[in-house]
RNA sequence: UCCAGUGGCGCAGGGUGCCUGUUUGAUCAGUAAGCUUUCAGGCUGAGAUUAUACCUGUUGAACCUGAACCGGUUAGUACCGGCGUAGGAACUGCCAUAAAGCGACCAC
Numbered sequence: 001u002c003c004a005g006u007g008g009c010g011c012a013g014g015g016u017g018c019c020u021g022u023u024u025g026a027u028c029a030g031u032a033a034g035c036u037u038u039c040a041g042g043c044u045g046a047g048a049u050u051a052u053a054c055c056u057g058u059u060g061a062a063c064c065u066g067a068a069c070c071g072g073u074u075a076g077u078a079c080c081g082g083c084g085u086a087g088g089a090a091c092u093g094c095c096a097u098a099a100a101g102c103g104a105c106c107a108c
Base pairs, nucleotide, nucleotide: 001104002103003101005097006096007095008094009093010091011057012056013055014054016051017043018042019041020040021039025035063088064087065086069082070081071080072079
């Protein structure tokens, strides 16, 4: 000095579920159930009422598919683990940086 690491800025990507009650509407001979609509509460989590808030950006498990999959657990199709060295998935961006690193190069 460069790279890595760390931080910041811009740009880009992603998800918004499950359960309980309540409310609206249609279907129906009628009830129940299911569907649909509004509101409240609970569960897990960084995020579950679209907040540029949260997370992630190839060193990619952020997120999607597989999948209402398999095992466990529960009020629960949520949650935990497997699946997963699976297949996809958004920047070789810019700036700063004392130490951090089996780093690289140059000078003394």

The RNA shown here (TPP riboswitch aptamer (THI element)) has 108 nucleotides and comes from Endozoicomonas elysicola. Model confidence (mean pLDDT): 77 of 100. Its Rfam family is "TPP riboswitch aptamer (THI element)". Rfam 15.1 lists 16,130 matches to the family in 8,693 species. Taxonomically the source falls in Endozoicomonas (Bacteria, Pseudomonadota, Oceanospirillales, Endozoicomonadaceae). Of the family's consensus pairs, 91% are formed in the model.